A computed fold for a 476-nucleotide part of an RNA from Capsicum annuum var. annuum, annotated as small-subunit ribosomal RNA, 3' major domain.
Context: one part of a larger RNA
C1' cells in the first nucleotide's frame, strides 16, 4: 500500500421490515443432470448454467449413429487434353451414383483462335461444426449505472509511498460548497440522444367536423375550429416567495404550472475483477486428419425414461363455472402474402375471390367487464390430464415425431413441509392482442402493445450485498 475481521463510526440498496402475489405439493409444457442407447451431436454449471446459444430438430436444418458410395474431391485458383454448354430417352439402385443410346450446334472473330461451361488426366492444393477460449482478435456476461479510477506540476518521506481524493456540511452521484501544501487536468457521474406527458405554428388525405341521403356501404357538398397524424419550436432552470443553514452548497414548505426539484421510461456501462463465456457466428497462431476427423446420400437419432433439479402454464372453484345478449383499445403485419362477402360443413376447414402496395379494404373476434338464466359447496355443470374412434390442414412424406376439430373417456388436484422468489404506482396482480422465426408447428416460450388496477413502507434492530473513514492482523 492492499486484502481481511462473528472490530468501530457513517451511509445506501425490494437487503430486511410492512404489505400483495407466487415457487416448493398436483397434472402438463420446456430446459438440464443421470441412466439407457448404434446414436441419444455439441456448448453453457453458484449468484452471473438450466423456456440459455436455438427469432421455431418430420426430410432439410444436423454437427452425432448405421448402411451404401467418392478421393484434386460439394467449393477456390492455376496447368494440359477434349467436347460448345444446355437438352431428351433408357437400364440399374433405397437414394447418392453408375452405365448406355440419340440428335445437335450458337455469339465474337476469322479460316488461327477465344470468353463461358461440361468431362477426363497430372500436380500444387482444397476441406475439417477435429483440439486448445489456459496461445489470441473481436464480442458478451458479472461486479454495477455501484461512484469510483487515475494523472501533470509542486510539497513531504532514505525508500516503498503519501498528499491531492482527507476534514465540516450536502447530494442519486469524487454532486456541489467550504476548509486545507496543495494547485490544475483526464476517464467516469450529470447533460447532450430517443420516447411518453402540455401548448403554439404549419400542413389537411386515406383522418376529423357539419350537411345531405338514410341505407348494406364515406355515397354527395362544404370546411380544417376540434380530434388525430407528420414536422418545427416553446416549456422546468430550485427561476420566484417564506423558513432553515455559515451571508455557502443545499434542505423544507408554498405560489404559479400540463409537468417541480434527476418529471416517467429507454439507450448510454470508468480503471479493473472473475486465466468468467464463446476456436460451433466470424477471424486467427500452434497442433492434428488427408481413400478420412473431408464430401454425397438413404434410414434412424437429437423427441428414449426407474429418477433428481430449474423455469413456466393450467388448476384446486361461487370474487366462480356454463349458456344467451351488450360495450370499450393500443401497437403491429401483409403481394410466392393478407384475404372480405356469399355458399357447403356440427366444427377444424373447403369452394368462390371483392378490396387494398395499405390513416382507406383485410388480418380483426379484443378479453377480462356489464345484463340475464341455470348450477348451491359436491371431487361437483370444479378440474382437465390420459386414452379410443372419426375427421381437417400444411407438406414428396405426419409411423418413429406436427398442429387443429368433433364425439366419448374423466386421472391427480380441496391452496401445498422445511425453505425460497418478485414487486414501491399506472407498479404488483389479472385480462386479452400482436410480431419475429416460419411450408406447417409442438409458443404455455421470447420481444412488444394496450385494458382493468391495488396494498404497504417512508424506518434502520437484525439477515444479505456494496461505498467511505478509522482500527487490529503471525496474510501478500
Nucleotide at each position: 500500500u492492499g486484502a481481511u475481521g462473528g472490530g468501530c463510526g457513517c451511509c445506501c440498496g425490494c437487503a430486511c421490515a410492512c404489505g400483495c402475489g407466487g415457487u416448493g405439493g398436483a397434472g402438463c409444457a420446456u430446459g438440464u443432470g443421470g441412466u439407457u442407447u448404434a446414436a441419444u451431436u455439441u456448448g453453457a454449471u453458484g449468484c452471473a448454467a438450466a423456456g440459455c446459444g436455438a427469432a421455431g430438430a418430420a426430410c432439410c436444418u444436423u454437427a452425432g449413429c448405421a448402411a451404401g458410395g467418392c478421393u484434386u474431391g460439394a467449393c477456390a485458383u492455376a496447368u494440359c487434353g477434349u467436347g460448345a454448354a444446355u437438352c431428351c430417352u433408357c437400364u440399374u439402385g433405397a437414394a447418392a451414383g453408375a452405365g448406355a443410346a440419340g440428335g445437335g450446334u450458337a455469339a465474337c472473330u476469322u479460316g488461327g483462335g477465344g470468353a463461358a461451361u461440361g468431362c477426363g488426366g497430372a500436380c500444387a492444393c482444397a476441406g475439417g461444426u477435429a483440439g486448445u477460449g489456459c496461445a489470441u482478435g473481436g464480442u458478451u456476461g458479472u461486479u454495477g449505472u455501484c461512484a469510483g479510477c487515475u494523472u501533470g506540476u509542486g510539497c513531504c518521506g532514505u525508500a516503498a509511498g503519501g498528499u491531492g481524493u482527507u476534514g465540516g456540511g450536502u447530494u442519486a452521484a469524487g454532486u456541489c460548497c467550504u476548509u486545507c501544501a496543495a494547485u490544475g487536468a483526464g476517464c467516469g457521474u450529470a447533460a447532450c440522444c430517443c420516447u411518453c406527458g402540455u401548448g403554439u405554428u404549419u400542413a389537411g388525405u386515406u383522418u376529423c367536423c357539419a350537411u345531405c341521403a338514410u341505407u348494406g356501404a364515406g355515397u354527395u357538398u362544404g370546411g380544417a375550429a376540434c380530434c388525430c397524424u407528420g414536422a418545427a419550436c416553446a416549456g422546468a432552470c430550485u427561476g420566484c416567495c417564506g423558513g432553515u443553514g455559515a451571508u455557502a452548497a443545499g434542505c423544507u414548505g408554498g405560489a404559479g404550472a400540463a409537468a417541480g426539484g434527476u418529471g416517467g421510461g429507454g439507450a448510454u456501462g470508468a480503471c479493473g475483477u472473475c486465466a468468467a463465456g464463446u476456436c460451433a457466428u466470424c477471424a486467427u497462431g500452434c497442433c492434428c486428419c488427408u481413400u478420412a476427423u473431408g464430401c454425397c446420400c438413404u434410414a434412424g437419432g437429437c423427441g428414449a425414461c426407474g429418477c433428481a433439479c430449474g423455469u413456466c402454464c393450467u388448476a384446486c372453484a361461487a370474487u366462480g363455472g356454463c349458456u344467451g345478449g351488450g360495450a370499450c383499445a393500443a401497437a403491429g403485419g401483409g403481394u410466392a402474402a393478407c384475404g372480405a362477402u356469399c355458399c357447403c360443413g356440427a366444427g377444424a376447414g373447403g369452394g368462390u375471390g371483392a378490396g387494398a402496395u395499405a390513416a382507406c379494404a383485410c388480418u380483426a373476434a379484443a378479453a377480462a367487464c356489464c345484463c340475464a338464466u341455470c348450477c348451491u359447496c359436491a371431487a361437483u355443470u370444479u378440474g382437465g390430464a390420459u386414452u379410443a374412434c372419426a375427421g381437417g390442414c400444411u407438406g414428396u412424406a405426419a409411423c418413429u415425431c406436427g398442429c387443429c376439430u368433433g364425439c366419448a373417456u374423466a386421472a391427480a388436484g380441496c391452496u401445498g413441509g422445511a425453505a425460497u422468489c418478485g414487486c414501491u404506482a399506472g407498479u404488483a396482480a389479472u385480462c386479452g392482442u400482436u410480431g419475429g422465426u416460419c411450408a406447417g408447428c409442438c409458443g404455455u416460450a421470447c420481444g412488444g402493445u394496450g385494458a382493468u388496477g391495488a396494498a404497504u413502507u417512508c424506518a434502520c434492530u437484525c439477515c444479505c450485498g456494496a461505498g467511505c473513514c478509522u482500527u487490529g492482523u503471525a496474510c501478500a
The coordinates come from a structure-prediction model, not an experiment, and the mean pLDDT is 81.